[in-house]
Context: one part of a larger RNA
Parts: sequence; C1' cells; structure tokens
RNA sequence: CCAUUAGGUGGAUGACUAGGCUUAAUUGUCGAUGAAGGGUGUGACAAGCAGCAUUAUGCCCUGGUUAGGUGCAUGUAGCCCCAGACCCAGGGAUUCCUGAAUGUGACUUCAUUUUAAAUCCGAAAGGAUAGAGAAUUCGGGGGACUGAAGCGUCUUAGUACCCGAAAGAAAAGAAAUCAAAUGAGAUGCUGUUAGUAUCAGCGAGAGAAAGCAGCGAAAGGCAAACUGAAUCUGUUACAGAAAUGUAAUAGAGAUGUGGUGUUACAAGACCUGUUUUAAAGUCUUAACUAACGAGUUUAAUUUUUCUGGAAAGUUAAACCAAAGAGGGUUAAAGUCCCGUAAACAAAGUUAGAAAGAGCUUACAGGUAUCUUGAGUAGUAUCUGUUGGAUAUCAGGUAUGAAAAUUGGAGGCAUCAAUUCCAAACCUUAAAUACAAAUUAAGUCCGAUAGCAAACGAGUACCGUGAGGGAAAGUUGAAAAGUACUCUUAACAGAGAGUCAAAAGAUCCUGAAACCUAAUGGUU
Repeated sequence: CCAUUAGGUGGAUGACUAGGCUUAAUUGUCGAUGAAGGGUGUGACAAGCAGCAUUAUGCCCUGGUUAGGUGCAUGUAGCCCCAGACCCAGGGAUUCCUGAAUGUGACUUCAUUUUAAAUCCGAAAGGAUAGAGAAUUCGGGGGACUGAAGCGUCUUAGUACCCGAAAGAAAAGAAAUCAAAUGAGAUGCUGUUAGUAUCAGCGAGAGAAAGCAGCGAAAGGCAAACUGAAUCUGUUACAGAAAUGUAAUAGAGAUGUGGUGUUACAAGACCUGUUUUAAAGUCUUAACUAACGAGUUUAAUUUUUCUGGAAAGUUAAACCAAAGAGGGUUAAAGUCCCGUAAACAAAGUUAGAAAGAGCUUACAGGUAUCUUGAGUAGUAUCUGUUGGAUAUCAGGUAUGAAAAUUGGAGGCAUCAAUUCCAAACCUUAAAUACAAAUUAAGUCCGAUAGCAAACGAGUACCGUGAGGGAAAGUUGAAAAGUACUCUUAACAGAGAGUCAAAAGAUCCUGAAACCUAAUGGUU
C1' cells in the first nucleotide's frame, strides 16, 4: 500500500408528518366607549411560550355537554367538582403603563393645575375627524440601472418608489358617443380585431379603436323658466315592536326651503283639453317561514381456526348499509372508538314572505312670449401626456363666443350640403381586482424539500444604524426510562431485570468519506 473481517465515527437513504404551498368558496374591517402594536406584571414551587390585567393562569349570567379538572408540561403538594366543576357557544364586568395618545412636561416615572389637546359643524345641548390594516383601487409626485451593441431625442416607464384618499371592492358610467348601412344605443371585464392602423435619431422599439363573439345588464335626480315659505331640523309629551304620526316649543330658511321640470322625431315653462287610484320603488321587523348556528340522535361480529409480543391479517361462518368518506385503536377494522349517510336544534345572525309606515298621476294639442349649465366652447403659444400623426387628453400664459332660424362632432384647414349628438351640474347595482380572516379541497412538497420559520423564528446571532438572518423533526404499542449486586474518583464496564426487539434517551432505519484493531498478501 491492497484485500477481508470486526468495530468506531458520520447522518445519506427509506418510511412517517405535527408544517407549508396552491386553488376555490365565504367573509371583508378595527379605533377617542381609547385600536393595531409594545412594556410591565400575574402561577404554591414558574425561566420560556401561550392566557389574563391589581377582580390578573381569571370574575358574573344564560344555554350546551359530561366525570373528571387544576394550559404547553408527563413532578410533588394543596384545592375544585353530580348542589354539575373543567370544556364549548352567547352576553356582561374588570381591563395597569404606553401607543392616534389627546390637560402640561416627560426619563413607560413624576410633578402640577383641576377634568382637559387640536381642527371642523352647531344658537345651545351636543356631534364629527384623526390612527391601524395582506394585497387590490383612484388621485398627486416620479427615478435610475438597462436597451439602442457608443450616446443626447427615444427606451426601461408613467414601471420601481414616495405622498394623499377611500371601499369591500374601487374607478368608470347613461353620448355635445360611435358609425357610414336595412345602422348601433351608459359603463366595466374577457376573447378576437392585431403586433394591424398609427407613433418613432421612421433606429432600438412603442402600439390602439370601431366592429364581431361572450359575461353581466338599470337607469335616475338637479340648475333654469313658472310658483312664492306651500318647506326642513332639534327637544319634550302622547300612540306604536319599530318605521312613523300628532301636538307644543326652540331654531334653520328670500345669499332661496318646498312644489313644478330635465330634453334630440328637441324638451319644458305657459295656454287649452282629456284622464287615473292602480302599480312600482323606499323605510321598519313584534309575531311567521327558511338557512347558518355550541350541539343532539345515529345501524351492523369484539364469533371460530392459525401465526404473532399484539389481529384489524389468515380461516370458517354471520350481520348493517340513505352509513364501504376519513381518522384512531400493540399489524391491514363497513359491523371496537370517533365519525359518516340521514334527520333535528337554543341563544343569536342573515334572508324571505307578510304586515305596517310615509312618498309619488298619466297623456294629447297649440306655439305669441320665456328657459335649457361662461372666463365655458373656441383661438394663439409653451409644456407634459398619448398609437393619436396639423387629426389624443391635460395644464400654464394671452385672448375669448353664440342663444334654438342655436351649439358641438364626423382624425389637416375653410365653405356648402349631409349624418350624429346636446358640453360647461350630480347619483347609480351586476359582470371585474385582491386574498388579511374562516372553511374546504389537491395528479403539489415531505425536513438541504415545502413559507425564512413543522421545534420558545423574524428567535439565536451579526451590524452604531437602516438592515441582514440561521441551525434545529422521529425511543417504544405502553416508560414498562434498567430495581438489585460487583466494580470505578467519575464516565464507563460486568451481571441481573424490562421489552417483540435495547430501540437505552446524542435513542427508527443507519449508506459513503474518514479512523482503529486483527488476519492475509505485497514492497
């Protein structure tokens, strides 16, 4: 040095799953009645996690369930409990200090004045706002690396990121829209149109719409003309389950409450005439119905033989099934246990129906007069944005219209014709986005995988800080966790015992590298 054997070390592999990941459905808030998040306390012994808050591992009530309970956590002690504990559901009380943090100031501890910050609304009484939240939405700002094989327009990209606002969705939305025929008829989303039209140092690249086919569908209200306080709110009393009604009283309101009215075949006011009390929407929920709901009921072998430590396996018979989903039990169980199918269910929540409450007519004709959203439309110029090119949208500056015989649009300008529409006011469900929470499932992963985290993980540890960020699962069916003897300073060790097996706690399996010893071979 090689080989073999026996060990050690090591922790791969196999098996397992307590945790993830993904998808779907449901749900979509919490907060000055002090949230989310922290700190400190709190146990008989109590360091950590979890729970709770000086009433502190808990207090009270209602309902459910049942024999044990005193969290993870298996010890000792004490205590509670069939006069119903523990546990589960619902309601209530308590809830230290901090934190939007809110009397002031701050060192989570005090002092001091007295009872409370700031802003907004209100005559007052009083009310509102703030802050948190995974992503989604809208708005205001807004990069660079990069690509162009360099780089400056351009691209990356209106992306990342910052700020603000809001909702369970948001935004958008009932044509001053498209289109060009026998036209369509709010918005959103999907497929297609189409990598087309178009933009672009016409480079790199960027990049629609109409239409068609689907999902889903829903429309309403003001300003004005006319009328002229006919209106509304708070408080109190009464009626009612409530919505609400009536009365009294105090306010709001001519800087306009209420009625009327709202559009393209123009409509309305106004004038004339006809007509209707039926239908629809809104609000309330005592009783009724349904769903959810702590939970309740829930069939049928613990028979034979064999193996085994153990029967659910094998063998022989039997039974149930609206239940042969699944899990557990010393091994592979429809009939052992929990469940499962099916049928029920309190409080409470939601929906429906029903009842109640208050509110509301519809149409024709006429056309003298009146009305129909102004620093708006448009124009010039400078920017940004866009596929939008002279023909997207928006902003700054300077100008600035018309009035129903009116006005805007139809991707260059002007004129005519023609077609479509009615800006400068507001509201609006669904189809769509997300996935924090709950539930269910899976052709997903199975501990170097799957979340960074299956375990006291955003922990230990690192960094002044912003921030970075691990490793770490498995005895056995059951602790039955090795009494006792010898030996040792101790760890070991030798017996003995438990167990199916030491699997002996660095504990399932236990590969390789590496180390040791023995034997053989070889130099």
The part of an RNA shown here (large-subunit ribosomal RNA, domain I) has 523 nucleotides and comes from a Nanobdellota archaeon. Its mean pLDDT, the model's own confidence on a scale to 100, is 81. The source organism's lineage runs through Archaea, Nanobdellati and Nanobdellota. Its Rfam family is "Archaeal large subunit ribosomal RNA". Gene Ontology terms of the family: ribosome and structural constituent of ribosome. The RNAcentral record of the full RNA draws on ENA.